[in-house]
This is a predicted structure of a 92-nucleotide RNA (c-di-GMP-I riboswitch aptamer) from Salinisphaera orenii YIM 95161. It was read from a public genome assembly, where an Rfam model found it.
RNA sequence: GCAGACCAAGGGCAUCGCCGUCGAAAGACGGCCGCGCAAAACCACGGGUCUAACACGCUGUAACCCAGCGUCAUGACGGCCGGGUUGCCUCA
Numbered sequence: 001g002c003a004g005a006c007c008a009a010g011g012g013c014a015u016c017g018c019c020g021u022c023g024a025a026a027g028a029c030g031g032c033c034g035c036g037c038a039a040a041a042c043c044a045c046g047g048g049u050c051u052a053a054c055a056c057g058c059u060g061u062a063a064c065c066c067a068g069c070g071u072c073a074u075g076a077c078g079g080c081c082g083g084g085u086u087g088c089c090u091c092a
Stems, first nucleotide, its partner, number of pairs: 012037002017032006035079001041085003045082003048077003055071006
């Protein structure tokens, strides 16, 4: 000098739930909490999952509105996986 432990040190993020706000929803943000995470830091590139506003189709109606059902992401999930980028300390 390189490599090397979360079994060390200093720390970090933060589930579920609750309250508030935004959103059609999924979900996001803020506060409390802390299940867990060595990348649970950042990025929707690939896969996957979730929602279905709009749109389309069907049904109900004389018809429209409206309601229900089905399909669909341009919406969402990075704490679903992969991938890319970056990062703290470091005994044997």